The part of an RNA shown here (small-subunit ribosomal RNA, 3' major domain) has 479 nucleotides and comes from an uncultured bacterium. The prediction has a mean pLDDT of 87. The RNAcentral record of the full RNA draws on ENA and SILVA. Its Rfam family is "Bacterial small subunit ribosomal RNA". Its family is annotated with ribosome and structural constituent of ribosome in the Gene Ontology.
[in-house]
Context: one part of a larger RNA
């Protein structure tokens, strides 16, 4: 100097309390352990692995296993040798691939002999190939501590040195923010601002939006003629700045309080992650030193398998009902996506779906119905008209194929569960909670992600106590 102390003093953080709601209890999805297996490919493992690489494991993917098979090789560059390419068809086989048989002759150059670029055959050898090891040999990229407020440099100045000073110190603030005041002036990299989205207004634009106005017109309907005023949509610009009053403060920051406004004192979200920590993770995204295989540790194929189950444990999801379930009526979104795509209306089907095609490269046409809320009936506390696992029979779709192993849809079965021990997580406002849409990946397959709006509480006396962090200090036989 740092670390650390069940030492002290300040001050923060959904840290604790104070509240709502969950987990732990069941049934089911999913991941992990752990067992099993021919494989059950690998990696992540206290926080910071465990719905995590997986933004899609039927086959492919696939890196695992069995088993058929190839060795210059599925791919790359270079050498010889034949042929153009290409396309057809036959047998063996599970394919891979091995045997064979046919139909073709382009294109550049050219003296007509030929030779020459793609491509396909066969050959020789250099090479190729590896998702094989080592994230303790690396780039690069990420967790984390942490959006915490810190983390350093020059150059004076102190000190033999290490190093200190600034950066401490009184006040502040989210902030090492900003003030004072100091042997220290400066200055960087963080913090704030600049940059998105949102919240108010104006300008400019109007094939969406308006009967607001006027005119047709309809069972209804911006339908139609108009018109852009409003709504909006997106491009600009204004607005917020402790700017103004009062008060307290050191004539200082600063803070409470008003007034005016759509917002106040960082309005509200994101993006943004300093010096470092954890030899932190990943050689399986990619890159790479090195080792290590080279008729195999490397390529092809087909079945399997990663989907296994006595268990364990993580994170969901559905409930256990009356603030609820059924039935039937009936309103209101926002944000995406749509051409090998989205698919209306209308027929068929209880239904999943089918048939069939208007319309849309989309503010224009469609996926689309939001739902949950409202209204009317039922149903009466029951393992039930709660509650939907689990089984069986019919079927729909995708897909070259759904046996291992898909999603859904009818019928029937209807299991455990009557609010879950210790213990544990979430969350301070449009939040929790509670309800539905969409999208990425995708032939098909979410209760997972990632958005997106609706409907919308409750609490914070306070900071002793638990985690967790920042500053001064103060012990120390610890580096």
């Nucleotide at each position: 100097u740092g670390a650390c102390g069940g030492g002290g003093g300040c001050c923060c953080g959904c840290a604790c309390a104070a509240g709502c709601g969950g987990u732990g209890g069941a049934g089911u999805a999913u991941g992990u352990g752990g067992u099993u297996u021919a494989a059950u490919u690998c990696g992540a493992u206290g926080c910071a692995a465990c719905g995590c690489g997986a933004a899609g494991a039927a086959c492919c993917u696939u890196a695992c296993c069995u088993g058929g098979g190839c060795u210059u090789g599925a791919c790359a560059u270079c050498c010889c040798g034949g042929g153009a390419g290409c396309c057809c068809c036959u047998u063996g086989g599970a394919a891979a691939c091995a045997a064979g048989g046919g139909g073709g002759u382009g294109c550049c150059c050219c003296u007509c002999g030929g030779g020459g670029a793609a491509c396909c055959c066969g050959g020789c050898g250099a090479c190729a190939g590896g998702u094989g090891c080592u994230g303790c040999a690396u780039g690069g990229c990420u967790g984390u501590c942490g959006u915490c407020a810190g983390c350093u440099c020059g150059u004076g100045c102190c000190g033999u040195g290490a190093g200190g000073u600034g950066u401490u110190g009184g006040g502040u603030u989210a902030a090492g923010u900003c003030c004072c005041g100091c042997a220290a002036c400066g200055a960087g990299c963080g913090c704030a601002a600049c940059c998105c989205c949102u919240g108010c207004u104006c300008c400019u634009a109007g094939u969406u939006g308006c009967c607001a106005u006027c005119g047709g017109g309809u069972a209804g309907a911006g339908c139609c003629g108009g018109g852009c005023a409003c709504u909006c949509u997106a491009g600009g610009a204004g607005g917020a700045c402790u700017g103004c009053c009062g008060a307290g403060g050191u004539g200082a920051a600063c803070u409470c309080g008003g007034a005016g406004g759509a917002a106040g004192g960082u309005g509200g979200g994101g993006a943004c992650g300093a010096c470092g920590u954890c030899a932190a993770g990943u050689c399986a995204u990619c890159a790479u030193g090195g080792c290590c295989c080279u008729u195999a540790c490397g390529c092809c194929c087909a079945g399997g398998g990663c989907u296994a189950c006595a268990c364990a444990c993580g994170u969901a999801c559905u409930a256990c009902a009356a603030u609820g379930g059924u039935g039937g009526g009936u309103a209101u979104a926002a944000a995406u996506g749509g051409a090998a795509g989205c698919g209306a209306g209308a027929c068929c089907g209880c239904g999943a779906g089918g048939u069939g095609g208007a319309g849309c490269a989309a503010a224009u046409c469609c996926c689309a119905a939001a739902a949950a809320a409202c209204c009317c009936a039922c149903c009466c506390c029951a393992g039930u008209u709660c509650g939907g696992a689990u089984c069986g029979c019919a079927g729909u779709c995708u897909g070259c194929a759904a046996c291992u192993c898909g999603a859904c849809u009818g019928c029937g079965u209807g299991a455990a569960g009557g609010c879950g021990g210790a213990a544990u997580c979430g969350c301070u406002a449009g939040u929790a909670a509670u309800c539905g849409c969409g999208g990425a990946u995708c032939a098909g397959a979410a209760u997972g992600c990632c958005g997106c709006g609706g409907u919308g509480a409750a609490u914070a006396c306070g900071u002793u106590c638990c985690c967790g962090g920042g500053c001064c200090u103060u012990g120390u036989a610890c580096a």